[in-house]
This record gives sequence, structure tokens and C1' cells, in this order.
RNA sequence: CCAUACCAGCCGGGGAAGUAGCGGAGCCCUGCACCUGAAAUCCGCUAUAGCAGGGGUGGAUCCCAUCCUUGAGGACCGAAGCGAUGCGGUCCGGAGCGUACCCUUUCGUGAUGAAGAGUGGGUCUUGCGCAAUCAGACGCCGUGAACCAUGUCAGGUGGGGAACCAAGCAGCAUUAAGCGGCCCAUCUGAUGUGCCGCGAGGGCGCCUGCUCCGAGCGGGAGGUGCGAUUUCCGCGCAAAGGUGACGUUCGAUUGGAAGGUGUAUGG
Repeated sequence: CCAUACCAGCCGGGGAAGUAGCGGAGCCCUGCACCUGAAAUCCGCUAUAGCAGGGGUGGAUCCCAUCCUUGAGGACCGAAGCGAUGCGGUCCGGAGCGUACCCUUUCGUGAUGAAGAGUGGGUCUUGCGCAAUCAGACGCCGUGAACCAUGUCAGGUGGGGAACCAAGCAGCAUUAAGCGGCCCAUCUGAUGUGCCGCGAGGGCGCCUGCUCCGAGCGGGAGGUGCGAUUUCCGCGCAAAGGUGACGUUCGAUUGGAAGGUGUAUGG
């Protein structure tokens, strides 16, 4: 060095979770991935850390270890931005409200007299009067009684010898209460009445007359200051949730460098 048989090794690995820990199974990543059986209500093991059975390869391009490189994906930490929602008016910024000032601007008004001052009146309260309206009384007209109203009382009735007398129905006339109407005037009462009159009081808000004086006065917009309020907007604080830089860590995988690893027999 060659041949035969055999042994170790290899025929995938990794992340999170789970576990005292390791591996499997389930999830995810990678992708050249030998088969069968059981396994999350878990399964098998113990630092030589899956078990049982079968198959292939097998001393090196293929197995083992070191170094460099590349690096899918996962985990941790978490700056910074966003941010439902909550709180805050000493946060006094905007918006809205009030007030003052002056600068600016505009409109109206004012020598046919502004503002101010004085004075009178009205509006307000009360008393009286007048008027108006309504109601009643009085007055006038009409109507108004089978008998129990009046007058006259035909006929009839009663009394009387008679003259005559008496009572009296109907009718006619009149009238009482009552009813209806008129209502000029008078009286009484009342009032959601009055461009009414007189007196007293009250009030300085509004309107108005007169007098004095003689140039401003009122409104809007803009600006500034002050005051009170408001969470609508902005702002400050907190914050569920979500995005997630940098960093740390595990790491499949890609490429490379230099090394290591048997037994027996025969030639």
C1' cells in the first nucleotide's frame, strides 16, 4: 500500500416555551434531511443525559476537534416617537365674557347748541271733583182680577101692599201687586273707564320745557392692560396599548485554513 470481515462515528441542526436538568413529541427558523413503534391528561433518560426494532455508510470530499468568515431566525434590555383615557385655570396661551385706557380707524349726532349745572312738568302713590259706562230707584206708557178689587151694575134674586130698598153675576170703565217697554232730567250704588280738573306726598330711573355755559357726545372695529370663568383648542403631568433604534445573547447555515481518528487475518 491492497483485499476481506468487524468496531467507534455518521445518516440533520437550531430558537423560544416547558423541566431540577437533558432529549424527544407539539410551535417557529433553516432546508442535501433512512425507515418503523409509543408519547402534553405527556414520553424516555441523569452529566457518556431520549427509548425499542430494522436498514445504509464507514477510516475519510463524508467522522472528530480548533480558528477565521458569512449569517436566516429567536430571546433579553429598552432610548425615542405615537397614544385611547384621566388630572391640572398660579398654565392663567388661544377662543368666549366684563372693565379701563390710549393710539388708530369708521359711523351717527352736535353752534338750528354737545357734555355738565340749576329749575319746572310728566311718568308713580293717595284724596276729592267732573265726565263716561252699567245697574237700581223715581217718572211715563202699555198690559194686568171667573169669585175673595172699586164704580156703574141690563137680566135675574131677596124684602115690601106699593113707592121703593138691599145684595149683586155677566158686560163696560178704572185700578193694586206683577209683567213688558221708554228713559230727557233727578237720586243711589258700582267700575279692568278717562290725551279731564284741583290738592297732598314721593322720586331722581326715564321723557320733556326753560335758564346758564360753550364743544364735544354716543356706537362699532382694531390694539394694550386688568379681572372673573371655561378643559372647546393648545400646553404641562400621568398612563393602558402599540411601533421600536442602539446594545447583549443563542444561533441554523455559507466559504476557508491547518490538524486528528481504529482492530483482526492474508498478500
Model confidence (mean pLDDT): 76 of 100. Predicted 3D model of a 267-nucleotide RNA (Bacterial large signal recognition particle RNA) from an Oscillospiraceae bacterium. The gene name in the source record is ffs. The model forms 91% of the base pairs in the Rfam consensus. NCBI's taxonomy places the organism under Bacteria, Bacillati, Bacillota, Eubacteriales, Oscillospiraceae. The RNAcentral record of the sequence draws on ENA. Rfam family: Bacterial large signal recognition particle RNA. Its family is annotated with signal recognition particle, plasma membrane targeting and SRP-dependent cotranslational protein targeting to membrane, signal sequence recognition in the Gene Ontology.